[in-house]
The RNA shown here (transfer RNA) has 74 nucleotides and comes from Nesterenkonia halobia. The sequence is in RNAcentral, with records from ENA. It matches the Rfam family "tRNA". Model confidence (mean pLDDT): 80 of 100.
RNA sequence: GUGGGCGUAGCUCAGCAGGUAGAGCAUCGCGUUGUGGUCGCGAGGGUCGCGGGUUCGAAUCCCGUCGCUCACCC
Repeated sequence: GUGGGCGUAGCUCAGCAGGUAGAGCAUCGCGUUGUGGUCGCGAGGGUCGCGGGUUCGAAUCCCGUCGCUCACCC
C1' cells in the first nucleotide's frame, strides 16, 4: 500500500433484510443469614468509536475518518 473482520453499559458480548437499546458478570439497595457468602427481588449506568448523508424514523443503509486485528504485496 491492497483486501477482510471488529469497535454497543465498568467487563464479556447479543441485537443486521431500518421502527422506543438488551443479557450475563460487576456495582448499589432491600429481603433471607448471628456476620459474610449463596439465593430472591429491585435500582443506577450507554450521544451504539468519531463526523456527515439518506429517511417520517439509523446500532442497522451510504460516504469520510480514527483505533485494534488478520491476510496479501514490496